Predicted 3D model of a 104-nucleotide RNA (c-di-GMP-I riboswitch aptamer) from an Anaerolineales bacterium. It was read from a public genome assembly, where an Rfam model found it. The prediction has a mean pLDDT of 83.
[in-house]
């Protein structure tokens, strides 16, 4: 110098909680706050994990059309429940880029 560990001095960021605002939502952002943190720096690149506006299926409830009646299929509207990221999470794991100070 550079790799690994470590963290003493200097400092760094900032959980939850509250107020504000964005966003369907997960959740972000800004203040006030500090549970932490030796990359609690940037990157959604690979797993995970969160959420479901739109989409789409099924169930119920109408409406409208056809038709001799009935009863469907179609066609539209409403509630709910299922699947589902293109949303989101770097303070959940891994990767990559950078990066202060140096006693063992």
């Nucleotide at each position: 110098a550079c790799u690994u560990c470590c963290g003493a001095a200097a400092g760094g960021c900032a959980a939850a909680a509250u107020c504000a605002g964005g966003g369907a939502a997960a959740c972000c952002u800004g203040a006030u706050g500090a549970c932490g943190u030796a990359a609690a720096g940037u990157u959604a690149u690979g797993g995970g994990u969160c959420u479901a506006c739109a989409g789409u299926c099924a169930u119920a409830a109408g409406c409208a059309a056809u038709g001799a009646a009935a009863g469907a299929a179609c066609g539209u509207u409403u509630a709910u429940g299922g699947c589902c990221a293109u949303g989101a999470u770097c303070g959940c794991c891994a990767g990559a880029c950078u990066g202060c100070c140096g006693a063992a």